This is a predicted complex of two RNAs, RNase P RNA and transfer RNA, with 424 nucleotides together.
RNA sequence: UAAGAAGGUUACGCGGUCGCGGGGACGGAGAGAAACCGUCAAUGAGGAAAGUCCGAGCGUUUUAGAAACAGGGUGCCGGAGAAAUUCCGGUGAAGGCGACUUUAAGGAAAGUGCAACAGAAAUAAACCGCCUAUUUUUAGGUAAGGAUGGAAAGGUGCGGUAAGAGCGCACCGCCCUUUCGGUAACGAAAGGGGCAAAUGUAAACCCCACCCGACGCAAGAUUGACAAGACGUCUUACACGGGAGUUUCACCAAGACGUCUUACUAAAAUAUCGCUGGGGGACGGCGGAGACGCCGUUCGUAGAUAAAUGACCGCGCACGACAGAACUCGGCUUAUCGACCUUCUUAAAAU
RNA sequence: GGGGGUAUGGCUCAGUUGGUAGAGCGCCUCGUUCGCAACGAGGAGGCCAGCGGUUCGAAUCCGCUUAUCUCCA
Numbered sequence: 001u002a003a004g005a006a007g008g009u010u011a012c013g014c015g016g017u018c019g020c021g022g023g024g025a026c027g028g029a030g031a032g033a034a035a036c037c038g039u040c041a042a043u044g045a046g047g048a049a050a051g052u053c054c055g056a057g058c059g060u061u062u063u064a065g066a067a068a069c070a071g072g073g074u075g076c077c078g079g080a081g082a083a084a085u086u087c088c089g090g091u092g093a094a095g096g097c098g099a100c101u102u103u104a105a106g107g108a109a110a111g112u113g114c115a116a117c118a119g120a121a122a123u124a125a126a127c128c129g130c131c132u133a134u135u136u137u138u139a140g141g142u143a144a145g146g147a148u149g150g151a152a153a154g155g156u157g158c159g160g161u162a163a164g165a166g167c168g169c170a171c172c173g174c175c176c177u178u179u180c181g182g183u184a185a186c187g188a189a190a191g192g193g194g195c196a197a198a199u200g201u202a203a204a205c206c207c208c209a210c211c212c213g214a215c216g217c218a219a220g221a222u223u224g225a226c227a228a229g230a231c232g233u234c235u236u237a238c239a240c241g242g243g244a245g246u247u248u249c250a251c252c253a254a255g256a257c258g259u260c261u262u263a264c265u266a267a268a269a270u271a272u273c274g275c276u277g278g279g280g281g282a283c284g285g286c287g288g289a290g291a292c293g294c295c296g297u298u299c300g301u302a303g304a305u306a307a308a309u310g311a312c313c314g315c316g317c318a319c320g321a322c323a324g325a326a327c328u329c330g331g332c333u334u335a336u337c338g339a340c341c342u343u344c345u346u347a348a349a350a351u
Numbered sequence: 352g353g354g355g356g357u358a359u360g361g362c363u364c365a366g367u368u369g370g371u372a373g374a375g376c377g378c379c380u381c382g383u384u385c386g387c388a389a390c391g392a393g394g395a396g397g398c399c400a401g402c403g404g405u406u407c408g409a410a411u412c413c414g415c416u417u418a419u420c421u422c423c424a
Stems, first nucleotide, its partner, number of pairs: 001347010012316007020044002024040005046322001050333002053331005058216004062250001065249005071212005076090005091105001092103004106207002111205002113201003127146002129142005154172006173195001174193008220273003228261009242252002280299008317320001352423007361376004370407001378394005400416005
């Protein structure tokens, strides 16, 4: 210099005028700190606010309890984390010259299913070929070669044989055992086995291990209303019926009487609460390889319900992408103009 | 805001243990008719909404994206 790899930052800036949202302070009017009107000073979208794909908080349903079944999810090892289809580190496999990247990665030596077309044959094998015998077109042997296919009973070579074949041997692969290293996944070495279990597919059923109730803030609650509730007393009983996907169990009982409220209007997507301070942010230190943890200082940060963050002017240049809260938080995924920073690799050249 | 479905010729729809994508209507050509309709014969038209993955092989199984329908006060 060229071509790349990994990680991170930023998300037009500054000033002015007008306007909008929710608080606050003050003033007017008012019986009043209600409602109304006005003034002032602060404050007001994101890295993804998105998709709703996971996991939590919170709420309702029996405070979600036990066993079996059904249904769903996860799946190499260790760690982090409240948890997670999350993150970090490693192992194996695949790709790349490399930096590095990807990985839904248990089990096909339990069972079942499927493998179209092609091909003789698809889990079982003789179509051609080769060899032997023979009546010359039949019988037997043979998986080395041809042909088909994604896949045809480990691969290459030598020996061997009628021709062939792990039939024998060497190397590689596979399986088993032992030893060593590692927390483990796993790796290495040595020895043994001619190779059995017979190929592939579990993002096919399934098996194994572990986990999971259901519904979501349009959840729900308050006030108020409801011929139905509240409160109190008494009686009976663990039976029937009912209440969570099913069954069994557990748990929750039912009835009578009395008292109180109860004409009409209002008040329902629009009242009030839930509604924003939470596993928060920034900076620094310590521990750790890292995810992360601990400690200290500091900051105060939208909360609407037809729903606010916009318009104009001036200056600057890199000429501004994707896109906008609607209960909250941790992740993942997807969209995204341009610019900048750090570390590293390969090639060429120079020193 | 939240839940659930659907997407296959021009239109309406089938398509299940994953194996050559079909039907009706419509369209085109020919025949029939003086001509049209009807009728008969033949034909065209699909990368199954898009992208990626699993698999020998995907409309079908899995993930992401897009469009559209519907339910919940």
Rfam match: Bacterial RNase P class A.